Small-subunit ribosomal RNA from a Pirellulaceae bacterium, 1523 nucleotides, folded computationally. The RNAcentral record of the sequence draws on ENA and SILVA. Rfam family: Bacterial small subunit ribosomal RNA. Model confidence (mean pLDDT): 83 of 100.
RNA sequence: CAAUUGAAGGGUUUGAUCCUGGCUCAGAAUGAACGUUGGCGGCGUGGAUUAGGCAUGCAAGUCGAGCGCGAUUCCCUGUUUAGCAAUAAGUGGGGAUGAAAGCGGCGAAAGGGUUAGUAACACGUAGAUCACGUACCCUCGGGUUCGGGAUAGCGGCGGGAAACUGCCGGUAAUACCGAAUAAAGUCUCCGGACCAAAGAUUUAUUGCCCGAGGAGCGGUCUGCGUCCUAUUAGCUUGUUGGUGGGGUAAUGGCCUACCAAGGCAAAGAUGGGUAGCGGGUGUGAGAGCAUGACCCGCAACACUGGGACUGAGACACUGCCCAGACACCUACGGGUGGCUGCAGUCGAGAAUCUUCCGCAAUGGGCGAAAGCCUGACGGAGCGACGCCGCGUGCGGGAUGAAGGCCUUCGGGUUGUAAACCGCUGUCGAAGGGGAGCAAUCAAUGAGCGAUCCUUGGAGGAAGCACAGGCUAAAUUCGUGCCAGCAGCCGCGGUAAUACGAAUUGUGCAAACGUUAUUCGGAAUCACUGGGCUUAAAGGGUGCGUAGGCGGCAAUGAAGGUCUGAUGUGAAAUCCCACGGCUCAACCGUGGAACUGCGUUGGAAACCACAUUGCUUGAGGGAGACAGAGGUGAGCGGAACUGAUGGUGGAGCGGUGAAAUGCGUUGAUAUCAUCAGGAACACCGGUGGCGAAAGCGGCUUACUGGGUCUCUUCUGACGCUGAGGUACGAAAGCUAGGGGAGCGAACGGGAUUAGAUACCCCGGUAGUCCUAGCUGUAAACGAUCAGCACUAGUUCGAGGGGACUCCCACAUCCUCUCGGACGUAGCGAAAGUGUUAAGUGCUGCGCCUGGGGAGUAUGGUCGCAAGGCUGAAACUCAAAGGAAUUGACGGGGGCUCACACAAGCGGUGGAGCAUGUGGCUUAAUUCGAGGCUACGCGAAGAACCUUACCCAGGCUUGACAUGUGCGAAAGCGCCAGGUGUAGUCUGCGGAAACGUGGAUGAACCCCGCAAGGGGGGACCUGGUACAGGUGCUGCAUGGCUGUCGUCAGCUCGUGUCGUGAGAUGUCGGGUUAAGUCCCUUAACGAGCGAAACCCCUGUCUCCAGUUGCCAGCGCGUAAUGGCGGGGACUCUGGAGAGACUGCCGGUGUUAAACCGGAGGAAGGUGGGGAUGACGUCAAGUCCUCAUGGCCUUUAUGACUAGGGCUGCACACGUCCUACAAUGCUGCGCACAAAGGGAUGCAAAAUCGUGAGAUCGAGCAAAUCCCAAAAAACGCAGCUCAGUUCGGAUUGCAGGCUGCAACUCGCCUGCAUGAAGCUGGAAUCGCUAGUAAUCGCGGGUCAGCAUACCGCGGUGAAUGUGUUCCUGAGCCUUGUACACACCGCCCGUCAAGCCACGAAAGUUGGGGGGGCCCGAAGUCGCGAUGCUAACCGUAAGGAGGCUAGUGCCGAAGGUCAACUCGAUGAUUGGGACUAAGUCGUAACAAGGUAGCCGUAGGGGAACCUGCGGCUGGAUCACCUCCUUU
Repeated sequence: CAAUUGAAGGGUUUGAUCCUGGCUCAGAAUGAACGUUGGCGGCGUGGAUUAGGCAUGCAAGUCGAGCGCGAUUCCCUGUUUAGCAAUAAGUGGGGAUGAAAGCGGCGAAAGGGUUAGUAACACGUAGAUCACGUACCCUCGGGUUCGGGAUAGCGGCGGGAAACUGCCGGUAAUACCGAAUAAAGUCUCCGGACCAAAGAUUUAUUGCCCGAGGAGCGGUCUGCGUCCUAUUAGCUUGUUGGUGGGGUAAUGGCCUACCAAGGCAAAGAUGGGUAGCGGGUGUGAGAGCAUGACCCGCAACACUGGGACUGAGACACUGCCCAGACACCUACGGGUGGCUGCAGUCGAGAAUCUUCCGCAAUGGGCGAAAGCCUGACGGAGCGACGCCGCGUGCGGGAUGAAGGCCUUCGGGUUGUAAACCGCUGUCGAAGGGGAGCAAUCAAUGAGCGAUCCUUGGAGGAAGCACAGGCUAAAUUCGUGCCAGCAGCCGCGGUAAUACGAAUUGUGCAAACGUUAUUCGGAAUCACUGGGCUUAAAGGGUGCGUAGGCGGCAAUGAAGGUCUGAUGUGAAAUCCCACGGCUCAACCGUGGAACUGCGUUGGAAACCACAUUGCUUGAGGGAGACAGAGGUGAGCGGAACUGAUGGUGGAGCGGUGAAAUGCGUUGAUAUCAUCAGGAACACCGGUGGCGAAAGCGGCUUACUGGGUCUCUUCUGACGCUGAGGUACGAAAGCUAGGGGAGCGAACGGGAUUAGAUACCCCGGUAGUCCUAGCUGUAAACGAUCAGCACUAGUUCGAGGGGACUCCCACAUCCUCUCGGACGUAGCGAAAGUGUUAAGUGCUGCGCCUGGGGAGUAUGGUCGCAAGGCUGAAACUCAAAGGAAUUGACGGGGGCUCACACAAGCGGUGGAGCAUGUGGCUUAAUUCGAGGCUACGCGAAGAACCUUACCCAGGCUUGACAUGUGCGAAAGCGCCAGGUGUAGUCUGCGGAAACGUGGAUGAACCCCGCAAGGGGGGACCUGGUACAGGUGCUGCAUGGCUGUCGUCAGCUCGUGUCGUGAGAUGUCGGGUUAAGUCCCUUAACGAGCGAAACCCCUGUCUCCAGUUGCCAGCGCGUAAUGGCGGGGACUCUGGAGAGACUGCCGGUGUUAAACCGGAGGAAGGUGGGGAUGACGUCAAGUCCUCAUGGCCUUUAUGACUAGGGCUGCACACGUCCUACAAUGCUGCGCACAAAGGGAUGCAAAAUCGUGAGAUCGAGCAAAUCCCAAAAAACGCAGCUCAGUUCGGAUUGCAGGCUGCAACUCGCCUGCAUGAAGCUGGAAUCGCUAGUAAUCGCGGGUCAGCAUACCGCGGUGAAUGUGUUCCUGAGCCUUGUACACACCGCCCGUCAAGCCACGAAAGUUGGGGGGGCCCGAAGUCGCGAUGCUAACCGUAAGGAGGCUAGUGCCGAAGGUCAACUCGAUGAUUGGGACUAAGUCGUAACAAGGUAGCCGUAGGGGAACCUGCGGCUGGAUCACCUCCUUU
């Protein structure tokens, strides 16, 4: 110097957004466990579960310098025996040694273990002790004199299996006892009285006794702090206090007797549950939250319960007694034991170590000491259990080797990685060496052994998890909602970055993951730091207790508060600095800190307190005023129903329509009279009053509250309000009345698939009154009460005032109440906004994901119904709020369309054609399926086509490719090929094909040729491969259909909104149109619409053949046939023309619309081509292309035949008809657009005809197809199954073609079916359209009622939008977003899970009453026993014991309480791809929904009564905004 540098978010509700809100992840940690793997070392750490049971060993002894005895051994010496002697043996004396046991002292109350109990003065902190103790240690002052009697051991005799024990004898002491001495000790009545000791060894120590002090240690008391539960609310009799006594070291109900009746409790007593407490530890930015292993302090416990003894200290872990359970020994009589000490063992468990070494160090006990003891301790061992450190090599090395994996086949990656070359020696291994741990003069090491030396060689040393997002890191294969994964979201149903494997990558690394738990993130219990209109959440409303909070001024004291000083806050830990182990972990030293508590000095603003004042808060007084405020009584009219009477005569009533019902016994209707009950029209109003519920005819009595004015009085008297108490709609309950209307239940009629409903006819409780009960509602403003502050505008209600000479009106000011709009602010937004949801303060209530559930259980209230209080298991990853864009609505508005209406003609009935379904079949190939499949793919199936079936044969195949280089050689995908390919021709065969024979060439270019150049054909075999109309259109491209030629779909910039988004694109007009105009926070732009393009309608110019022919000619029987001509038609080029341009009107001076003129054409002239963003996983893998899969002597290719044409039937689309507006016959006229060479084919001839023969002409404005038909004219038919209609069938023919049997078309003759205009339903069409008539073309050898085109004739109706269908825009509701073919509710049935109830059964816990009563203290206490004292003796004093009394553990018993376990059966609940019944809710959800209550019903639910808007739509009223 430093010690206060510290705060992150993500995923998941939605189509998207913002918010609320839960779930979940990333971090750190652990006495951990499990899985895979595992080189070394250091430091730590390791029975958390059964305080379950324990074999074995050890864990507390020591002192001979307290005492007696003295085994053993040794030395000296005397003696006996043996021996020559040394010597040996025995015996005596002296000395040394001193075992075992004993007496005695000290210790054994420490150290070590554990956390069962304990919610308590147990612990923590700060104090108190004049209310106390203290062995060993230290200091000081005194003393240490004289005696006595025993007893262990020992000896003898016994009992007992043992443990152990009895009797007799004798012995010592620092053991025991007596006397003396006695203060500064103790007691005291203040006179006095009383109390001790131990010696030992030998000359210096050490003991012993009394007293005082100290240190350290302990006992007791007190303030404060210390978990959950009220579904525990009252507890307590020694209980609370006093007095006397006892007891203790000491206070005290600690104990006892008596007296009093207290004590504790909502600030939680008592009870229940759980738990050792603290220093600390983990986490966290902190505040906190969780925790209490190791280490330290305290407490408690020691097999379970009770008890005392000894002692300084215990009611004593390895002492004693008793009871109990358990275990062991036993001779059955009786005994013994206590690992929660260290090791170890069994058990239980996911799980926790060696029956190790040593007292060398540190510490403890004893001792004077040597020393002994010490499972304390020091070490080692085991376990990756944790933290820390080190290593598993380093450098070079590209053909980027091989192998693996991927691949677009080019390559990429593993990867400098390896190999290979060079080097090093950490760790480990082997050998050597030894500083140090040792403190000392020396000796002393269980164990550890640094640093160092030598040897050898890259050798011995890498795994685990993950790779869809969060979250760093991806590919291939396998699998195919299977197997599996998953922390959350979620992956897997044939192309899985999510499963499994491989490769690659990422992270960490001797570890890595998983599981469990804690904190964090979580501001998700919010003190720091949240909320309650709609998300969860304001009590239904007053009054008021406790409590909390409280106006202005002064003084005092100082409890809170602030500040200074001081004591304490143990050490360790955390933090800082420095230091020691090579570093680090670890350790040491010092500091800081320990945010706390106490003592003390000071300050006095604020809070609290005391005292004194004040008036503005609050209240009182006086005078006015408004009012459906409340209660009782009385009165009134209208309406309704009933009764009586009159009139009247067939219906009434009711509904969407009906029926039940009422009525000729006279209804309904109408008149009169009477009776009854309930409710009070108009006024009446976002008007009034009330705390809320609520209150409405009039009068009256009683009564509560409010407002204004005066500013007269009191003087903070106030606000809120847990408990408490009062009121409290409707329904409901009890008792008694009443009962007109209405009307749950119920009966009937309808509706319906059903209709326990909606609708109708009846109708009981009830609705009404009186007296009680109930106590709930969407009891709502979904907004608690009070006070203060913070822009305005406007309306209504009740007062007062100003102005005005006065009154009234108007205007202005002010107080109170009730509304609307709106600024700032707030808010997730909607919204709110002086009546706050703004800004503050005070008090209360309430919330903490959804479901389970306002359920169960307990308690409490109620007559009941039920109310209040109020969980959990289990389950889900959401549930929810507001707003946005869509979609939808049996919501609304506007608009359009052959959508309807108005018309015309059809379909549906018949026959036939054709397609489809179905059926059939060897096959009837495949696809298309509402509109948008069905005369569709198919613009044409006899073979072919052809994909299908049967049969036969083929296998590199019917079809394709296998390079191009090189100087050259050479290769030509590989091998081969001259009698090869090809041609001709046999045989078998239906053919394909198989198998023979004969003949027999090389292609292209240049060139006459020779030759040159180029190219490689063909055949056989082989190899790569071909082939597939096989699958997947839900892997795709492309193309197409449809909404729809509908008017829409978007973008840039700006602006608004937190945002999704909005605006623009809305609004007013207008249009065919998002067309245009105006307005406008929008301004512009793009894709669409329109225009540009084509055809057609008028004109002009140019051109004039094959077209045309007016005029001029020629020619013909006739014809533009010819010469000519360009006028006309026409052809085909270029232009013009139409633009709301002009006029009038309407309209906003607009866009535009209406009418008119002119014009061939008028408002897009008509038609076509042209199809926005997108929708339908629409269609097509069988046009084509293509990923993947499958197949390869077949799912390929070829051939023959068959099938696609099959026929009880059903549907779609056409054709032809049913006839007279027709049919038949004859005559006769006028088109357009096309086609033609493998073709169209004239004319002529033949044939009744189809057609044939021959064949002019024409590659076509020239020739041909080619006749147009309807129309028109004439004639017949005369209403019929016909002169309609033409099916069907027979015969005879023609054409095409290799071939018309299955299976073509046409002709002639004959035949002559159904059908007489078509049910429900349904289609097309708005003008050159419908209808009708024919012509042509494509396909095609042939085959057209289909398709694509062309022209001829040529209408009717509507100028409307109520309805059906579809579409567009705006708006509204929504619980839909796979978007209404949506969502979704309940019963029933099935499986599974947890819970509740339940006759009971069973176990635990804490108390209570009664009984019994061990050990033991205390009291009593012998007639029994008795050493010390007294007594010469007798005896006494005293003591001991038996015995006895109180208390008293365990035990027994009784009745309750409480907590669990289990229980036949039963109840609801949760969950579970495709069960049943309905359709309750979401849109006006098809009867608006919901709340409370009551009844009913298979079920959702229905109905009655009251309430709410969190209801759509339309109209009206009121209010507001703007002008």